[in-house]
């Protein structure tokens, strides 16, 4: 100096001018209650409530606040237990409220290493798949070549060429895979077919909490090829739905229940009866007595409509909703996730949804220009991104420095 692994951090800093949210405060103001003065009209006070006008003060995004991809809180609904079916996890221990999540380990693979990566139970239950290409893809297989036998052909039972029957999986080929590997012996040539090392399987002792790993002049000549991110099989967990959960208060209309009224009062012309006047009768018209039964009439019931309460839902408000499996320092205790134990700190809560707009100044960065190669001018300029119940986590998107580490090269 090159190329890399790994870990934790940090989200530009200040200052003015204007605005936005939520919280408290002062002031007016509006309603309510109560008091006191007056006949009254009202007036004054002291408390409690609203919204917000004007002011003052304090607080206001993030490592991801994203994607909703696991896992809990809360809530409401369902539920007596077991089942099936579906889905989801799948090496061990541990952390944890809880995980599909997180540490340590284990085996395998990947890199020279730092280090990273694995859906990593079960294929000696069944079932089933394996393209092309090869003679053969499942208890296989004779294409080539390798031996031995017959034939035939060259002069010739040798040699060599063809052919035809066996033999052989140790050579070639083919595939992603072709039934354990080197080597000796052995054979016609081969073959674990017979030894020795490796290596597979049971055993058996050790070691480790466990995965597992080590050992053995043990046993066994070696079977059971691969695929379960095919169907399955085993273990293990899973009732649903989601803050628009859900819980309280509560208009106007519109329906729903009960009571009260209704159920009181009450006409006009014409004509007959001799005229008139009162009764009476009889006919007509208008208006009006809401209508319907029962009743001979008084008169009763009931509908309707009037009111008056009561309940349920809708709009609209309030909770839910900010002290939490909370943050930060520090001691312990564990390798470690992570526990504990003292101190400290209060940290956005809106709901069509605030956290922002101009501007100066400074620091990173960058470009461009001048130069005396030391610096200087002038410009640009801060990545990804915005809380909607809340936590734990995992994936994503991204911009900057830091510290330890490995690997190579160069110099002294």
């Nucleotide at each position: 100096g090159g190329a890399g692994a790994g870990c934790g951090c940090c989200a530009g800093g200040g200052g003015g001018u204007c605005g936005c949210c939520c919280g408290g405060u002062g002031u007016g103001g509006c309603g309510g209650u109560u008091c006191c003065g007056g006949c009254g009209a009202c007036g004054g006070g002291a408390c409690c409530g609203c919204g917000g006008g004007c002011g003052c003060c304090g607080g206001g995004a993030g490592g991801a606040a994203a994607g909703u991809c696991c896992g809990a809180a809360c809530u409401c609904c369902c539920a007596c237990g077991g089942g099936c079916a579906g889905c989801a996890u799948g090496c061990u221990c541990g952390c944890u409220a809880a995980c599909g999540g997180c540490g340590a380990g284990g085996c395998g693979c990947g890199g020279c290493g730092a280090c990273g990566c694995g859906a990593c139970g079960g294929a000696a239950a069944g079932u089933g798949c394996a393209a092309c290409a090869g003679a053969g893809a499942g208890c296989a297989g004779a294409c080539c070549g390798c031996c031995g036998g017959c034939c035939g052909g060259c002069u010739c039972c040798g040699u060599c060429c063809g052919g035809c029957c066996g033999g052989u999986a140790a050579g070639g080929g083919u595939g992603a895979a072709a039934g354990g590997g080197u080597g000796c012996g052995g054979u016609a040539a081969g073959a674990g077919c017979g030894c020795a090392c490796c290596g597979c399987u049971c055993c058996g002792c050790c070691g480790g909490u466990g995965a597992c790993g080590g050992c053995g002049c043990g046993a066994g000549g070696c079977a059971c090829g691969g695929c379960a991110a095919a169907c399955c099989c085993c273990a293990u967990g899973c009732g649903g739905a989601g803050c628009a959960a859900g819980a309280c208060c509560a208009a106007a209309u519109a329906g729903g229940g009960a009571g009260g009224c209704g159920c009181a009062c009450u006409c006009g012309g014409g004509g007959g009866c001799c005229g008139c006047c009162c009764g009476u009768c009889c006919c007509c018209c208008u208006c009006c007595c809401g209508c319907u039964c029962c009743g001979g009439c008084g008169g009763g019931a009931g509908c309707a409509g009037c009111u008056u309460c009561c309940g349920g839902g809708u709009a609209g408000g309030u909770c839910g909703c900010a002290c939490g499996a909370g943050g930060c320092c520090g001691g312990c205790g564990g390798c470690a996730a992570c526990g504990u134990c003292g101190g400290u700190c209060c940290c956005a809560g809106a709901g069509g949804a605030a956290u922002g707009a101009c501007u100066c100044c400074c620091c990173a960065u960058c470009g461009c220009c001048c130069c005396c190669c030391g610096g200087g001018g002038c410009g640009a300029g801060g990545a990804c991104a915005g809380a909607a119940u809340u936590c734990g986590g995992c994936u994503u998107a991204c911009g900057g420095a830091g510290c330890u580490c490995u690997c190579c090269g160069g110099c002294g």